[in-house]
Context: one part of a larger RNA
RNA sequence: AGCACAAGGCGGAUGCCUUGGCACUGGGAGCCGAAGAAGGACGUGACAAGCUGCGAAAAGCUGCGGUAAGGAGCAAAUAUCCGAUUGACCCGCAGAUCUCCGAAUGAGGGAACUCAGCUGCAGUAAUGUGCAGUUAUCCACAGGUAAAUACAUAGCCUGUGAGAAGGAAACCCGGGGAACUGAAACAUCUAAGUACCCGGAGGAAGAGAAAGAAAAAUCGAUUUCCUAAGUAGCGGCGAGCGAAAGGGAAAGAGGCCAAACCGGGUAGUUUACUAUUCGGGGUUGAGGACCAUCAGAAAGGACAUAUGAUCUAUAGUCGAAGAGGUUUGGAAAGACACACCGUAGAGGGUAAAGGUCCCGUAGACGAAAUAGAGCAUACACCGAGAUGGCACCAGAGUAGCACCAAGCACGAGGAAUUUGGUGUGAAGCCGGGGGGCCCACCCCCCAAGCCUAAAUACUACCCAGUGACCGAUAGCGAAAUAGUACCGUGAGGGAAAGGUGAAAAGAACCCCGGGAGGGGAGUGAAAAAGAACCUGAAACCUUGUGCUU
Numbered sequence: 001a002g003c004a005c006a007a008g009g010c011g012g013a014u015g016c017c018u019u020g021g022c023a024c025u026g027g028g029a030g031c032c033g034a035a036g037a038a039g040g041a042c043g044u045g046a047c048a049a050g051c052u053g054c055g056a057a058a059a060g061c062u063g064c065g066g067u068a069a070g071g072a073g074c075a076a077a078u079a080u081c082c083g084a085u086u087g088a089c090c091c092g093c094a095g096a097u098c099u100c101c102g103a104a105u106g107a108g109g110g111a112a113c114u115c116a117g118c119u120g121c122a123g124u125a126a127u128g129u130g131c132a133g134u135u136a137u138c139c140a141c142a143g144g145u146a147a148a149u150a151c152a153u154a155g156c157c158u159g160u161g162a163g164a165a166g167g168a169a170a171c172c173c174g175g176g177g178a179a180c181u182g183a184a185a186c187a188u189c190u191a192a193g194u195a196c197c198c199g200g201a202g203g204a205a206g207a208g209a210a211a212g213a214a215a216a217a218u219c220g221a222u223u224u225c226c227u228a229a230g231u232a233g234c235g236g237c238g239a240g241c242g243a244a245a246g247g248g249a250a251a252g253a254g255g256c257c258a259a260a261c262c263g264g265g266u267a268g269u270u271u272a273c274u275a276u277u278c279g280g281g282g283u284u285g286a287g288g289a290c291c292a293u294c295a296g297a298a299a300g301g302a303c304a305u306a307u308g309a310u311c312u313a314u315a316g317u318c319g320a321a322g323a324g325g326u327u328u329g330g331a332a333a334g335a336c337a338c339a340c341c342g343u344a345g346a347g348g349g350u351a352a353a354g355g356u357c358c359c360g361u362a363g364a365c366g367a368a369a370u371a372g373a374g375c376a377u378a379c380a381c382c383g384a385g386a387u388g389g390c391a392c393c394a395g396a397g398u399a400g401c402a403c404c405a406a407g408c409a410c411g412a413g414g415a416a417u418u419u420g421g422u423g424u425g426a427a428g429c430c431g432g433g434g435g436g437c438c439c440a441c442c443c444c445c446c447a448a449g450c451c452u453a454a455a456u457a458c459u460a461c462c463c464a465g466u467g468a469c470c471g472a473u474a475g476c477g478a479a480a481u482a483g484u485a486c487c488g489u490g491a492g493g494g495a496a497a498g499g500u501g502a503a504a505a506g507a508a509c510c511c512c513g514g515g516a517g518g519g520g521a522g523u524g525a526a527a528a529a530g531a532a533c534c535u536g537a538a539a540c541c542u543u544g545u546g547c548u549u
Base pairs, nucleotide, nucleotide: 001548002547003546004545005544006543007542008541009540015534016499017498020470021469022467023466024465025464026463027462028461029459030458031167032166039101040100041099042055043054044053046078050074051073061095062094063093064092065091066090070082071081072080106115107114108113116135117134118133119132120131121130122129137164138163139161140160141159142158143157144156145155171202172200173199174198175197176196182189186236212219213218223250224249225248226247227246233241234240254451255450256449257395261280262279263278264277265276266275267274268273285429287393288392290389291388292387293386294385300382301381305378306377307376308375310373311372312371313370314369316365317364318363322338325336326335327334339356340355341345347359348358349357400424401423402422403421404420405419406418410436431446432445433444434443435442486493487492506533509520510519511518512517
């Protein structure tokens, strides 16, 4: 030195465990903000570094309600206190306080800082000083003042406003809008109207009551799902893209203006008009106005207000049956032999495996306060017609057309339908649009105004629950002071790290040692569970013995 065996060290795999994650289901909620948000800075404790809470009234103050014998967060120690029916701590509801920064808004500024004006109060002999309130911009409304410039207007000033601003995970609508890639290269095409940027809104958004779809003498707003269907089609007819009607389901709801005409106001003016405004009227494809004749009100209503009770949410309450016996054990919930409850044998905990020990579970109850929901009632508001005549009205720089584009599954194609730009430019009810170029017949519909619940999408957040999901190199990056430590000028990147024991009973005392550490003693079921703490693999290191060299 090697090999073998044995005993250790180091190391932290494995097994077991779970405080944390992941995915989803059912409900709720779907916003917060100048009444100062989201997010922070700095403070705040007897001692206080971190987290949490809170804000100079600072781990808190007040009221009301619940519960309660113990409390002063994580956090175990000491001190000092609070409380036990005069109710602490804790939980819920409402309120008070709420430094500084931040939209940040008195001015400035290199965020958490600097410096002001005005009003009031406190204080000083006086000045300095302190405290409270207020002072940004835009918009709307009202008022005042008032240029060039005469009237006037612009401008400026003042007041009022829970007006706007800024934030927030996804979902939604709109305005812009790639490339990699695929086409086995690449240019039309694709990726894709995707990613991304911007604007806006809501709890949903958007769409929506036919100038529709169709082809049957049909249907009857929109939306979503299944189907039709990878069909019809589009396509360097390549790669690929890709409907609709119809059928079946979910849900279901329809309304209001403009105009004709009537009445009132204002302005201009030729006294009869014009313009404008307010009220009535009226709203569809068997229309309405006006005139004549007739009839003469109700069903109902998605919005608002008030009242009422009910229900729900935000604390909670009650809740059956062995403190049973013997036995093993450190410990019984195990084993044995008996008993009981069950609208409760879900689950968790308790010294091993508990329906009957604890928390719960089934079931049944509960609110001073605040919020929500639908319902009922009342009030207000809205809300109807027939026949005949008449020929007044029925959305114009609109529809259409030409050119150029976009969007429609549809790439210019025979290319309709929809939208925009430029130019041109109707009819007007004996009217107009559509039915995939166009024309005719036929059929359907009424554009150029507005609103509209539900069925649908999503989940930052709250509650309850589920898992042939993970179990500490897994599962979120994060089971723990985690977006922390650390790295980077910065945008940004981004960890590691869980387990004594049932209970600290965490080893008094003695010995060696400067200590670390160890040996006794003691605790414990176990210390080969001793805090570098469950189990404790391998690599690696050491000691002893044997063999070989």
Predicted 3D model of a 549-nucleotide part of an RNA (large-subunit ribosomal RNA, domain I) from an Anaerovoracaceae bacterium.
Rfam family: Bacterial large subunit ribosomal RNA.
Taxonomically the source falls in Anaerovoracaceae (Bacteria, Bacillati, Bacillota, Peptostreptococcales).
Its mean pLDDT, the model's own confidence on a scale to 100, is 86.